[in-house]
RNA sequence: GGGCACUUAGCUCAGUGGUAGAGCGCGUCUCUGAUAAAGACGAGGCCAAAGGUCCGAUCCCUUUAGUGCCCA
Numbered sequence: 001g002g003g004c005a006c007u008u009a010g011c012u013c014a015g016u017g018g019u020a021g022a023g024c025g026c027g028u029c030u031c032u033g034a035u036a037a038a039g040a041c042g043a044g045g046c047c048a049a050a051g052g053u054c055c056g057a058u059c060c061c062u063u064u065a066g067u068g069c070c071c072a
Stems, first nucleotide, its partner, number of pairs: 001071007010024004018055001026042005048064005
């Protein structure tokens, strides 16, 4: 320099056009003499950034940034 993939909650990941979810973790409560386990409830995200298409974008297109892989 060329090509490909990925970026969503604190972490690991779903979600392929109709106002975003799970597991673990975190908080409160129940249970216990007290923990753990178990159960209930809850907080936490304007989906890497900007622009475009569309009635409507996490999702499609373009550019940028970051990470990883391959080729040279």